A computed fold for a 479-nucleotide part of an RNA from an uncultured Bacteroidota bacterium, annotated as small-subunit ribosomal RNA, 3' major domain.

Context: one part of a larger RNA
This record gives sequence, C1' cells and structure tokens, in this order.
RNA sequence: UGACGGGGGCCCGCACAAGCGGUGGAGCAUGUGGUUUAAUUCGAAGCAACGCGAAGAACCUUACCUAGGUUUGACAUGCAGGUGAAAGCUUCUGGAAACAGGGGCCCUUCUUCGGAACACUUGCACAGGUGCUGCAUGGCUGUCGUCAGCUCGUGUCGUGAGAUGUUGGGUUAAGUCCCGCAACGAGCGCAACCCUUGCCCCGUGUUACUAACAGGUAGUGCUGAGGACUCUCGGGGGACUGCCGGCGUCAAGCCGGAGGAAGGUGGGGACGACGUCAAGUCAUCAUGGCCCUUACGCCUAGGGCGACACACGUGCUACAAUGGCCAGGACAGAGGGCUGCGAAGCGGUAACGUGGAGCGAAUCCCAGAAACCUGGUCCAAGUUCGGAUUGUGGGCUGAAACUCGCCCACAUGAAGCCGGAAUCGCUAGUAAUCGCGGAUCAGCCAUGCCGCGGUGAAUACGUUCCCGGGCCUUGUACA
Repeated sequence: UGACGGGGGCCCGCACAAGCGGUGGAGCAUGUGGUUUAAUUCGAAGCAACGCGAAGAACCUUACCUAGGUUUGACAUGCAGGUGAAAGCUUCUGGAAACAGGGGCCCUUCUUCGGAACACUUGCACAGGUGCUGCAUGGCUGUCGUCAGCUCGUGUCGUGAGAUGUUGGGUUAAGUCCCGCAACGAGCGCAACCCUUGCCCCGUGUUACUAACAGGUAGUGCUGAGGACUCUCGGGGGACUGCCGGCGUCAAGCCGGAGGAAGGUGGGGACGACGUCAAGUCAUCAUGGCCCUUACGCCUAGGGCGACACACGUGCUACAAUGGCCAGGACAGAGGGCUGCGAAGCGGUAACGUGGAGCGAAUCCCAGAAACCUGGUCCAAGUUCGGAUUGUGGGCUGAAACUCGCCCACAUGAAGCCGGAAUCGCUAGUAAUCGCGGAUCAGCCAUGCCGCGGUGAAUACGUUCCCGGGCCUUGUACA
C1' cells in the first nucleotide's frame, strides 16, 4: 500500500422484511451427470456450466462408429513431362453408394507454326487435419457491475515504499455538486449528446383517414370528393428545480405547491472506466509451437449423436367451479411473404386436398387474436377435472419418416386432490394471466429463444439479521 476480520461508523441494492406468483411432489419436454454402447462426436463446470455453443441432428448437417473405397488428393498456387477431347454428354457391367472397368457421341480456340490458352493425366513442390496446447496468443465474450470508482502532470510532505490531491462538513442515482483544505489542474469513468415512448405545432396526404356535400348498396370510405380528425413519415416546440413558499451556511441541495401531457436523471434502450477470475473459446475465424501425411487427410453407404436401473438443472401441462364444455357477440400491436404469402368457392368430421383471385404489399395474403362479455350445461365426483400412455385409420413434408418427424380423427384414458427439508422471480403498466408474430427452417420433436400487444394487482413499518457492494477508520504473525 492492499487484502482479510463471527472489528467499528456511514450508505446502497427485490439483500432481508412486507406482499404476489412459483420451483422442490406428478406426467411430459429439454439440457446435464452417470451408466451403457462398435459409436452414444466435441466443448461449457459454484455464483458467471446444465431449453448453454445448437436461431431447427431422419440423409445432409456430422466433427463419432462400422464397412467399402481413395492417395497431388474434395480445395489453392507453381514447375516439369505427356495427351488433345482422356473433359463433357450418353450408355453397359460389378456395387449399398463411392468407386473400378468397358462401349458410343464429340475431336477445342489463337498462332509470327517455335508455341500459347484451356482441360485432363504422370511426377515434384505442396495441399489437407473440427489432431494437441485458451497455461504460447489475436479477436470476441462472461463476471464483479451501470458498482462509482481508477489514474496522471506539476507542486508539497516522507531516507524510502508511498502519501497528499481522491481525506473532512453537507448533498446526490453518481469522485453529482457546494463549502473547506498544500494543494492546483487534468484524463478514463458518471451525466449529457444517440434511439424509442408519452403531449403539442408545422409540413406531408397514398395504399392510410372520413367531419361536411353528392352518388350508390342488403351492407361497408364502396365511389366522386375532402385535407378537418385518426394515422404515416420528416421538421420543430416542450422540462430547466425555470416560478412560488419553507428548510439549508447567503451554498450545493431537500420538502411542499402552482402551471403542465409529462416533473426533479418522466418510462425504456444502446452505452460497461483501471482492472479481477492464467474465467470462456485453438470446434466461428485468425495464429506461434508440437503432432499425422497410402493417414489423425479425403469420398461413400448404413448406424450413432434420440441408448436408460438412476441423479440434478430449466421448462410445459395439471391437480379444477375465480373452473371445464357448448352456442352467440367484441376489441390489438408488432412482424413475415415471389423456387413466397395464398383469398373466395368446392370436397372432407378434421388434419388437409382442390382452386387459383389478389399481392414484391399502409393496397393483397398469413389472420376468425385469446383471455373478456351474454346465454346454456356440469354439482364436488379422480369427475363433463387432468391429459400421459397405447391401439386403429388417415393427412403433410421429403429420394427416403423402421431405428428417429409433425399433424388429424376415433378409441384408450395413467400419475396427479397444491407438493418435505430447502429454494427462485418480481416495486407498476411491473408481477400474475391471455393470446399473436418472427428468426432458423423442405418438414420438425419450439413447451425453447427473441419480440408484440390485451387484462392488470398486492406490498415496502423499517435496515436488527442473511447475501453482494461503496466510503472512512481500526487490528493483523497474510501478500
């Protein structure tokens, strides 16, 4: 100087408390450990690994295993020799294919005739490696932590390590600001500048909108039209403790009030200081070193990554009446669409099929949002709760659904009556609850992830305690 303390003081954070909903019990989905296996490819490991890399494992992917094949190689560049259609197209035999062997078509272009281009082949130099080392590295990332800190120049103090500044009194979300002070300044952080959302104005009116006028319909901005409104996209205004009162050191600021769509950083996002964990990644990529080179490279078929006595994490669905089922009625936002979204109509109980209108989309489509409201029914029961499991029949994608896809119908209806010790999330348009969209994607094991809106709470006395953190101080045999 740090770090640490079951030392002290001050102060924060869904840290506790207050409150609401869960997990831990059940079934299933998914990841992991373990075990098994020819292989169950590899990585991730307390917080910060475990619905993580994987935003799509039937083949492919694929790195694993078995078998068959191949050696200048699936791919790049160069040199030398050879050939000129050996390439390509087509076909035959063996084969699971890769591959091996054979037949047919085709006999390149330029030329100063030396050759050159191009292609193939032989040889060489090399290619190739998801092989090892993240403890050799770059880059990127997690984490402490959006915590308020981390430093420098000059000066001063100290023999020195170093201190001071950065401590102190107030204040703040903040090393935020004020005051004081052997310090005076400055940098990286904080904040602001950026995006979005909430109010208003101006411009803009098509594909959006429809108040007035007119036409028309069973009905609808449907049509003429309009530029008001909603909305779209641009520009601007608006919030600054600016105003008033009180408190405060005449300060910074705090409390209350007015006005306002909005207050005291309005809500949300992007943004992550010096550094820590030899944290993670050599399997995104790049890269030093090491290793393999008729194989640790490459091609192909099939299998595996999907195994199952078990154990754990994350989820979904439930155990019902604030509910289940049936009928009728209402209201979103944000997205996606041309090898695409696909309407009406028709067939089918349905999945779906048929059909092809319209739309490169504020125009058309995906697309009937659901919870909700109204009416009816069930009457406390393992049930009209719950849907696992299994059987049969069917649909769709795709060469191909046996291993191993999704969907529909009928039948079957398991466990489960609110979950031990323990443990998680959340402070407001939040939790809870309800549906909708998208990426990846032929299809899909999505209950995941990333977004979107609808309905919409309860509670916070307080900081003694648990966890993490900041500042000052104290002890130390630790560095």
The coordinates come from a structure-prediction model, not an experiment, and the mean pLDDT is 86.
The RNAcentral record of the full RNA draws on ENA and SILVA.